[in-house]
RNA sequence: UCAGAAAAAGGCAAACCAGUCGCGAGACUGGGACGCAAAGCCAUGGAACUCACUCCGCUGAGUCAGCCAGGUUACCUGAG
Numbered sequence: 001u002c003a004g005a006a007a008a009a010g011g012c013a014a015a016c017c018a019g020u021c022g023c024g025a026g027a028c029u030g031g032g033a034c035g036c037a038a039a040g041c042c043a044u045g046g047a048a049c050u051c052a053c054u055c056c057g058c059u060g061a062g063u064c065a066g067c068c069a070g071g072u073u074a075c076c077u078g079a080g
Base pairs, nucleotide, nucleotide: 001079002078003077004076011036012035016031017030018029019028020027021026034066040072041071042070044069045068046067048063049062050061051060052059053057
């Protein structure tokens, strides 16, 4: 630097359940594992979703990083 077939040290944790917060999309904590080699981090572009409106437009404010790109950092193994 490239790759993730197998393995290991380990890591994360969907649905669902309980509690708390939020108008909401959802978030956090605990339980729980469908999966994940960046399912670590960043809303930069697109998608999706929510709320608001004498403008009904993706207009404004948001959510989503486990939808796809992009940026950035990193463990293990293999190859160079």

Predicted 3D model of an 80-nucleotide RNA (c-di-GMP-I-GGC riboswitch aptamer) from a Chloroflexota bacterium.
Its Rfam family is "c-di-GMP-I-GGC riboswitch aptamer". Gene Ontology term of the family: cyclic-di-GMP binding.